[in-house]
Molecule: c-di-AMP riboswitch aptamer (ydaO/yuaA leader)
Organism: soil metagenome
RNA sequence: CGCCAAAUUCCCUCCACAUAGACGAGGGGAGCGGGGGACCCGGAGCGGUCCCGACCCCGGAACGACGGGGCGGGAACGCAGGGGCGAAUCACGACCGUGUAGCGCCACUCCUUCGGCGCGAGCCCGACAGCUAACCCCGCAGGCGAUCGAAGGAGG
Numbered sequence: 001c002g003c004c005a006a007a008u009u010c011c012c013u014c015c016a017c018a019u020a021g022a023c024g025a026g027g028g029g030a031g032c033g034g035g036g037g038a039c040c041c042g043g044a045g046c047g048g049u050c051c052c053g054a055c056c057c058c059g060g061a062a063c064g065a066c067g068g069g070g071c072g073g074g075a076a077c078g079c080a081g082g083g084g085c086g087a088a089u090c091a092c093g094a095c096c097g098u099g100u101a102g103c104g105c106c107a108c109u110c111c112u113u114c115g116g117c118g119c120g121a122g123c124c125c126g127a128c129a130g131c132u133a134a135c136c137c138c139g140c141a142g143g144c145g146a147u148c149g150a151a152g153g154a155g156g
Stems, first nucleotide, its partner, number of pairs: 001145004008030007031140006041130001045079003049075005055070005081128001082125004090099003102119005108155007
């Protein structure tokens, strides 16, 4: 001076005793980002139990009562779980490789196209969370390095 990422900035106090002041710590504002959280809408698998139905079938002399089965709706329970940040998913395989959804960079900014180079991880919650106004809570870390392309449009 730039890049990934939300991860920047300002103020006050403490420390520093010397008017000030670095780093650090605490608190607050702005800005950026994330989660929880109504009505409405939506809502996954297996198992048995219970309740409801003016629906279907069988039994019943009969379209009734009743019984059984089916279907639909509901209740709680058990099992398997479920969820969040992030681009980082998914498939295959001769087993850590090949692809892939998706993502990033190529320097004034944004959009589109072509070309080139990369990533396609990891971590967290802890039986629990769909969306979601009001409202509530949380983060502002960490890690990197280039001479570096082309075209069109808009801006500066």